């Protein structure tokens, strides 16, 4: 100096907060939604999953 493994740390999982679990990546990375005639236009969801709060949307009642 390089490679591999273990442990630990850190980061990430299409928009916010908290908890738990899972997965991925190791800074040359993980990740950065979908449809379409791809110029342009259209659509869904605050989760990777669960619980819950906030924001937003729809319906009904007072």
């Nucleotide at each position: 100096a390089u490679c591999u493994g273990u442990u630990u740390g850190g980061g990430u999982g299409a928009u916010g907060a908290a908890g738990u679990c899972c997965a991925c990546c190791u800074c040359u990375a993980a990740c950065c939604g979908c449809c379409u005639u791809c110029c342009a236009g259209g659509c869904u969801g605050a989760u990777g999953a669960c619980u819950c709060c906030u924001a937003c949307c729809a319906a009904c009642a007072g």
Molecule: Fluoride riboswitch aptamer (crcB RNA motif)
Organism: Silvibacterium sp.